[in-house]
Context: one part of a larger RNA
Molecule: large-subunit ribosomal RNA, domain I
Organism: Maribacter caenipelagi
RNA sequence: CUGGAAAAGGGCGUAUGGGGAAUGCCUAGGCUCUCAGAGGCGAAGAAGGACGUGAUAAGCUGCGAAAAGCUACGGGGAUCGGCACACACGAUAUGAUCCGUAGAUAUCCGAAUGGGGCAACCCGGCAUAUUGAAGAUAUGUCAUGCAGUAAUGCAAGCAAACCCGGGGAACUGAAACAUCUAAGUACCCGGAGGAGGAGAAAACAAAAGUGAUUCCGAUAGUAGCGGCGAGCGAAAUCGGAUUAGUCCAAACCGUACAUGUUCCGGCAUGUGCGGGGUUGUAGGACCACGAUAUUCGAGAUGUGAUGAACUAGAACGCUUUGGAAAUAGCGACCAUAGAGGGUGAUAGUCCCGUAUAGGCAAAGAGCAUUUAGAUAGUGGUAUCCUGAGUAGUGCGGGGCACGUGAAACCCUGUAUGAAUCCGGCGGGACCAUCCGCCAAGACUAAAUACUCCUGAGAGACCGAUAGUGAACCAGUACCGUGAGGGAAAGGUGAAAAGAACCGUGAAUAACGGAGUGAAAUAGAUCCUGAAACCAUACGCUU
Numbered sequence: 001c002u003g004g005a006a007a008a009g010g011g012c013g014u015a016u017g018g019g020g021a022a023u024g025c026c027u028a029g030g031c032u033c034u035c036a037g038a039g040g041c042g043a044a045g046a047a048g049g050a051c052g053u054g055a056u057a058a059g060c061u062g063c064g065a066a067a068a069g070c071u072a073c074g075g076g077g078a079u080c081g082g083c084a085c086a087c088a089c090g091a092u093a094u095g096a097u098c099c100g101u102a103g104a105u106a107u108c109c110g111a112a113u114g115g116g117g118c119a120a121c122c123c124g125g126c127a128u129a130u131u132g133a134a135g136a137u138a139u140g141u142c143a144u145g146c147a148g149u150a151a152u153g154c155a156a157g158c159a160a161a162c163c164c165g166g167g168g169a170a171c172u173g174a175a176a177c178a179u180c181u182a183a184g185u186a187c188c189c190g191g192a193g194g195a196g197g198a199g200a201a202a203a204c205a206a207a208a209g210u211g212a213u214u215c216c217g218a219u220a221g222u223a224g225c226g227g228c229g230a231g232c233g234a235a236a237u238c239g240g241a242u243u244a245g246u247c248c249a250a251a252c253c254g255u256a257c258a259u260g261u262u263c264c265g266g267c268a269u270g271u272g273c274g275g276g277g278u279u280g281u282a283g284g285a286c287c288a289c290g291a292u293a294u295u296c297g298a299g300a301u302g303u304g305a306u307g308a309a310c311u312a313g314a315a316c317g318c319u320u321u322g323g324a325a326a327u328a329g330c331g332a333c334c335a336u337a338g339a340g341g342g343u344g345a346u347a348g349u350c351c352c353g354u355a356u357a358g359g360c361a362a363a364g365a366g367c368a369u370u371u372a373g374a375u376a377g378u379g380g381u382a383u384c385c386u387g388a389g390u391a392g393u394g395c396g397g398g399g400c401a402c403g404u405g406a407a408a409c410c411c412u413g414u415a416u417g418a419a420u421c422c423g424g425c426g427g428g429a430c431c432a433u434c435c436g437c438c439a440a441g442a443c444u445a446a447a448u449a450c451u452c453c454u455g456a457g458a459g460a461c462c463g464a465u466a467g468u469g470a471a472c473c474a475g476u477a478c479c480g481u482g483a484g485g486g487a488a489a490g491g492u493g494a495a496a497a498g499a500a501c502c503g504u505g506a507a508u509a510a511c512g513g514a515g516u517g518a519a520a521u522a523g524a525u526c527c528u529g530a531a532a533c534c535a536u537a538c539g540c541u542u
Base pairs, nucleotide, nucleotide: 009542010541011540012539013538014537015536016535017534018533024527025491026490029462030461031459032458033457034456035455036454037453038451039450040158041157048109049108050107051064052063053062056086059083060082070103071102072101073100074099075098079091080090081089114123115122116121124142125141126140127139128138129137130136144155145154146153147152162193163191164190165189166188167187173180177227203210204209214241215240216239217238218237224232225231245443246442247441248387252275253274254273255272256271257270258269259268260267261266280421282386283385284384285383286380287379288378289377295374296373299370300369301368302367303366306363310358311357312356316331317330318329319328332349333348334338340352341351342350392416393415394414395413396412397411398410399409402428423438424437425436426435427434478485479484498526501513502512503511504510
């Protein structure tokens, strides 16, 4: 130098592992509803916390110096000392634990309320007791506002949505933007209740009539409003749900008190209280007549459906496979019970239950009896009464589907300002006719809205990157001065039977045996165990 081979490295394949936690299966938790209940708690100290409390006790749960508890009654019938699986010591048939009902106790902070305060702390006054005093300790009491002569009573603070009222945006849309829209929305404040608000025609309608309010369906995206742009958007009426109507003020009568006046007989005025009275076909007072009818009924007594824990509650065996039978095979049975869950795989007849029946404390709808009390008629019309700084009007605004418009109607800041039944208001400018109604006082169930919460149930809802942020000690860890933001994290096995004992080792690490188990490649980083990535062995190749 040529040829060949080998090592190391690379690639592909096969096999076995590591790693990782996808997938499958599961559900302890969610989500959305239905029915029923409840719809509040609080100075008798709430909601929410701090600190304590166990034989051992860090956390959670429970409880409060009587502290995982105390008492009574009822249920129940063998175990029990929470999560929590260990040991010690105890309780229990003289009936525990447990369940239900009713009570007791209930530190400190917090409306926080004797005063203060940087919440869970500090410091007082008064009375009583402990011995007479100083001092101390214990128990009780001492905030504010409103009402009340006082005694005393009420209020406050918290709470998810729903409701009413007082304030009230902007982004946005108009393809810019200013009227307009968004929207009387968001948000802030006040107030109430289980609902709230509204409500018994000074209403609608239209030549016909209706007869409080509320809610739903239609009317209807109509009539209208609108830089007639964007957009906004009724009502009558009809069909349903549910139905319920009442009380004052005044005239007039009486009474108490006050004031004025008096010829001391009274009279007048005012205020309080009692009777009376409540409507539009006007009604009432007043006068006359007539009379105790009719209807309702708070409360009380009795009865009493229902109503807690809880009790009873039917009916199956054998063989087979298997670790295990509820599977499969064969033959039975019950059923007012074949809802559901559990049990070593899929059970009407194994367990808990289920249908059904029973059970009783508190409470208690309804019903019966009784009672305080409330409630009514006819005629006459001379006089009196029937809601005043109101209705209306001018100016300025707001609400009505209605943006000032032909703009009625409702509310009101300001300035004015009636009538009184031979009266007044309305019927979308206004006038007449006609029709409807009676303002300026008040109450009112049901049909409607909602769900922080309790019970029962359902789902062509989710199944651990889903479903609540939270299946798990989650509004936690963590971040932020703060307002606030805010996770990740489920699964051994039927049963802990959770690996005695031995070995290697410095070892309580780790590993190898042994043992348990159906399985240990189910070994606690534990069901299944994909891919990326890493490794080992072999084969082919470079």